[in-house]
RNA sequence: CCAUCCCGCGCGGGAGAGUCCCCGGUUCGUCCGGGGCGCCGAAGGGGCAACAUCCCCGGAACCUCUCAGGCCACCGGACCGCGCGGAGCAG
Numbered sequence: 001c002c003a004u005c006c007c008g009c010g011c012g013g014g015a016g017a018g019u020c021c022c023c024g025g026u027u028c029g030u031c032c033g034g035g036g037c038g039c040c041g042a043a044g045g046g047g048c049a050a051c052a053u054c055c056c057c058g059g060a061a062c063c064u065c066u067c068a069g070g071c072c073a074c075c076g077g078a079c080c081g082c083g084c085g086g087a088g089c090a091g
Stems, first nucleotide, its partner, number of pairs: 001091001006086008018037001020036006038071003044067001045065003051058001
């Protein structure tokens, strides 16, 4: 100096599921709040296999659970691409 990998930021792409019912408010937008039923999973969170271990602990996900979150649009959104910055193994 430093590819890949890792962290952060920016831009772009980015699925699923009720504009359901009732009550109140209402600027009359299904907007705000509450209650009810139904549903989704790709923020976050929980659980587990192989493996490993004397034992315990450990141990993944887009799998699973739906606590949270979400079900017009907006916002968000795992993940992917590109760019910039940082750290830095091999070399």